[in-house]
A computed fold for a 91-nucleotide RNA from a soil metagenome, annotated as c-di-GMP-I riboswitch aptamer.
RNA sequence: GACAAAGGCAAACCCGGCGAAAGCCGGCGACGCAAAGCUUCGAGGCUACCGCACGCGGUGUUGCGUGUGCCACGCCAGUCGAGCCGCCGAA
Numbered sequence: 001g002a003c004a005a006a007g008g009c010a011a012a013c014c015c016g017g018c019g020a021a022a023g024c025c026g027g028c029g030a031c032g033c034a035a036a037g038c039u040u041c042g043a044g045g046c047u048a049c050c051g052c053a054c055g056c057g058g059u060g061u062u063g064c065g066u067g068u069g070c071c072a073c074g075c076c077a078g079u080c081g082a083g084c085c086g087c088c089g090a091a
Base pairs, nucleotide, nucleotide: 001088008033009032014027015026016025017024018023031078037084038083039082041081042080043079044076045075046074051070052069053068054067055066056065057064
């Protein structure tokens, strides 16, 4: 980063599987991508099983059920930045 060449990746939907979920894996399929290759180092975003607080219900009391809020150790590399590797060679 080109009305170039050879190629590459694969969004959403749907199907199967894993997961509490976000999401991930495989298949189909192409929205797009000059790094849409790899890595969570920084920022940002998503989910909230567990846990904590409070309310309600139940109960003689506790255990229990449920709702709301908070919470990452979970997730997003196709959110951005950063690091590393990489095809071609016009302006």
Of the family's consensus pairs, 100% are formed in the model.